[in-house]
Context: one part of a larger RNA
RNA sequence: GGAUGAACGCUGGCGGUCAGCCUAACACAUGCAAGUCGAACGGGUUCUUCGGAACCAGUGGCGGACGGGUGAGUAACACGUGAGAAUCUGCCCUCGGGAGGGGGACAACCGCUGGAAACGGCGGCUAAUACCCCAUAAGCCCACGGGUGAAAGUUCCGGCGCCCGAGGAGGAGCUCGCGUCCGAUUAGCUAGUUGGUGGGGUAAGAGCCUACCAAGGCGACGAUCGGUAGCUGGUCUGAGAGGAUGAGCAGCCACACUGGGACUGAGACACGGCCCAGACUCCUACGGGAGGCAGCAGUGGGGAAUUUUCCGCAAUGGGCGAAAGCCUGACGGAGCUAGACCGCGUGAGGGAAGAAGGCCCUUGGGUCGUAAACCUCUUUUCUCUGGGAAGACCCCCGACGGUACCCGAGGAAUCAGCCUCGGCUAACUCCGUGCCAGCAGCCGCGGUAAUACGGAGGAGGCAAGCGUUAUCC
Numbered sequence: 001g002g003a004u005g006a007a008c009g010c011u012g013g014c015g016g017u018c019a020g021c022c023u024a025a026c027a028c029a030u031g032c033a034a035g036u037c038g039a040a041c042g043g044g045u046u047c048u049u050c051g052g053a054a055c056c057a058g059u060g061g062c063g064g065a066c067g068g069g070u071g072a073g074u075a076a077c078a079c080g081u082g083a084g085a086a087u088c089u090g091c092c093c094u095c096g097g098g099a100g101g102g103g104g105a106c107a108a109c110c111g112c113u114g115g116a117a118a119c120g121g122c123g124g125c126u127a128a129u130a131c132c133c134c135a136u137a138a139g140c141c142c143a144c145g146g147g148u149g150a151a152a153g154u155u156c157c158g159g160c161g162c163c164c165g166a167g168g169a170g171g172a173g174c175u176c177g178c179g180u181c182c183g184a185u186u187a188g189c190u191a192g193u194u195g196g197u198g199g200g201g202u203a204a205g206a207g208c209c210u211a212c213c214a215a216g217g218c219g220a221c222g223a224u225c226g227g228u229a230g231c232u233g234g235u236c237u238g239a240g241a242g243g244a245u246g247a248g249c250a251g252c253c254a255c256a257c258u259g260g261g262a263c264u265g266a267g268a269c270a271c272g273g274c275c276c277a278g279a280c281u282c283c284u285a286c287g288g289g290a291g292g293c294a295g296c297a298g299u300g301g302g303g304a305a306u307u308u309u310c311c312g313c314a315a316u317g318g319g320c321g322a323a324a325g326c327c328u329g330a331c332g333g334a335g336c337u338a339g340a341c342c343g344c345g346u347g348a349g350g351g352a353a354g355a356a357g358g359c360c361c362u363u364g365g366g367u368c369g370u371a372a373a374c375c376u377c378u379u380u381u382c383u384c385u386g387g388g389a390a391g392a393c394c395c396c397c398g399a400c401g402g403u404a405c406c407c408g409a410g411g412a413a414u415c416a417g418c419c420u421c422g423g424c425u426a427a428c429u430c431c432g433u434g435c436c437a438g439c440a441g442c443c444g445c446g447g448u449a450a451u452a453c454g455g456a457g458g459a460g461g462c463a464a465g466c467g468u469u470a471u472c473c
Base pairs, nucleotide, nucleotide: 001473002472003471004470006469007468008467009466010465013344014343015342016341017340018339019337020336021302026300027299028298030297031296032295035062036061037060040059041058043056044055045054046053047052069255070254071253078180079179080178081177082176083175084174087172088171089170092168093167094166095165096164097163098162100134101133102132103131109124110123111122112121113120114119139148140147141146153160154159181227182226183225188218189217190216193215194214195213196212197211198210199209200208230252231251232250233249234245235244236243237242257278258277259276260275261274280291281290282289283288308334310333311332312331316330317328318327319326320325347377348376349375350374357368358367359366360365382410383409384408386406387405391400417462418461419460420459421458422443423442424441428457429456430455431454432453438445439444
């Protein structure tokens, strides 16, 4: 000098674009953040013009593995980059083939009944695109023979769906080369350990698991151990090489009260799913139950420090639906904060050999100073009135918003501070103080004339900011 997710002090007019718990991955009151489909199905309630309609719990389907948060853990194939083979893939696209026959249940509902509640139990009825069986056959298994092996309807048609197979797109799992912090005051580490065989397991290769056999495997090119840390595109700085860093935005990873586990599913070992254990909180009729903000707001706490319990689904995107539409704290916006950057304003021209006043003075004067007054002008800004969007699509539809913007009226009107002035370093005098009080980044100032302390006048620098502190280059 540059930089910051900053903080603190003094000061503070406006707009645009951004940013905003870096600390306790501390604990959380309250509300909302994931539903949708009646064109899969039986039913209930209400209404009915008796045709039906609306709403609803349940069965069923799809979605809840996305989107959103956080950085605890992780020094690792986690990430980056390049290569690869032994894999899976719902919805979407392309192509080929198929959809024949039969059956039994369980919710809802009804009856009885347990419990304070959460939530159940028993009996009975019932539908389906829910479930089961047979057939058919590509495929798969296998050594020929053989075994195994799908479907769901709706509709006048069309259309929408269903099953099997092949391919694609996008997504995901796996392997390997190389790269990726500090410590040797950590030098040896290793028993499923290294390899083989048989078996198991997975979507898939593999000690991934298991039995047996062999005795291997890694390491000063730093194993093991300890510390620290999410990684990257990037960001800051620097002429570069490099150093530092990883907030915001974007990609990947990991986590979801702590630890463990699986279920369902195309996909999870699943933030707002389940089970077990633990800590904590809450309810209880003491028998037993309920909960998880590292989602958006918000509260307590910690801290130098970080915002509204706002508006809207109008746009973009997502889920479901044939659609109308419903849901969406994603998102679009508004609010708060000079936190950052950028832009604008606080007036412009004229005006004395120069008012008053302050300060200094050699008492002549000098300086603040064209500064003010005063004259002329302008209206960005401000105040008031009126008009008023785009963003939206074939029609309808705008949260923002009576906002931006535009016309008109008024009137210089509403708007300047902060730091410094010994040298480095740009800017000097007076008074006070007297090694005191104090200053200070370094050198150093102050003990009676201090340009270095405190005040004043003046000056220098930057300016809605200016300084200080912290950190990086």